[in-house]
């Protein structure tokens, strides 16, 4: 220094004020928030992956758990530069499923789950 193995740890934020109302942190007008790896520069919005949900195999099994595969939102414009949908100034959008006196990105739940990864020890290989 490479490449595999095994253990540990870490690994998602946000409703401020106010209207209407019998009733909303769910409408409405304001406010806030933005997982992970890539990208000639630093991204919710470019590409990719995770989560949520859904099929199939896998099971004694309508479970998990493991595999596979489906689904899966959303941005322009002008500057600077050797590069920037990633900065700077503007203006815009976008956000799983259940629950719920009343419609959720911000409550509550599944979740003390799961996780894409992220470091670090240690072994082994060349």
């Nucleotide at each position: 220094a490479u490449a595999a193995a095994u253990u540990u740890u870490c690994g998602a934020g946000g409703a401020u004020g106010g209207a209407u109302g019998a009733a909303a942190u769910u409408u409405c007008c304001u406010a806030c928030c933005g997982g992970c790896g890539g990208u000639u520069a630093a991204a919710g919005u470019c590409c990719g992956c995770a989560a949520c949900c859904c099929u199939g195999c896998c099971u004694g099994a309508u479970a998990a758990a493991g595999c596979a595969g489906g689904c899966u939102g959303a941005c322009u414009u002008a500057g600077u530069g050797a590069a920037a949908u990633u900065c700077u100034a503007a203006g815009a959008c976008c956000g799983a499923c259940a629950g719920u006196u009343a419609u959720a990105g911000u409550c509550u739940g599944g979740a003390u789950a799961g996780g894409a990864g992220a470091a670090a020890a240690u072994u082994u290989u060349u």

The prediction has a mean pLDDT of 80. The RNA shown here (FMN riboswitch aptamer (RFN element)) has 126 nucleotides and comes from a bacterium. The sequence was found by an Rfam model in a public genome assembly.